This is a predicted structure of a 79-nucleotide RNA (c-di-GMP-I riboswitch aptamer) from a Syntrophales bacterium. The coordinates come from a structure-prediction model, not an experiment, and the mean pLDDT is 85. Of the family's consensus pairs, 95% are formed in the model. It matches the Rfam family "c-di-GMP-I riboswitch aptamer". About the family: GEMM was predicted in a large-scale screen for bacterial structured RNA regulatory elements.
[in-house]
RNA sequence: ACCAGUAAAAGCCAAACCCAUCGUGAGGUGGGGACGGAAAGCUGCGGGUCUCUGUGUAAGAGAUAGCCGGGUUCCCUGG
Numbered sequence: 001a002c003c004a005g006u007a008a009a010a011g012c013c014a015a016a017c018c019c020a021u022c023g024u025g026a027g028g029u030g031g032g033g034a035c036g037g038a039a040a041g042c043u044g045c046g047g048g049u050c051u052c053u054g055u056g057u058a059a060g061a062g063a064u065a066g067c068c069g070g071g072u073u074c075c076c077u078g079g
Base pairs, nucleotide, nucleotide: 002079003078004077005076012037013036017032018031019030020029021028022027035066041072042071043070045069046068047067048064049063050062051061052060053059
C1' cells in the first nucleotide's frame, strides 16, 4: 500500500419507541433507549424516495449519508 471481515479485544455510532425543543412539512437537535452498523465518519456530486410552494407530467425551494452509487478520511484482526 492492497484485499478480506469467520472468531476475539478495546473503544465508537445508535433504528423503532418515549420526553423536550425547532420547522408549514419531509425532518433536525438534546435526553432516555438499542434494532442494527466496519465506515451507520464526512460529503447532496449522480440516481432513488419524501416534503413544501405551484393551475401544473413545468419550474423552484428543501429533507434523507441508517436507500444505492461516486468522492474523501479512519479503529481492530487476519492475509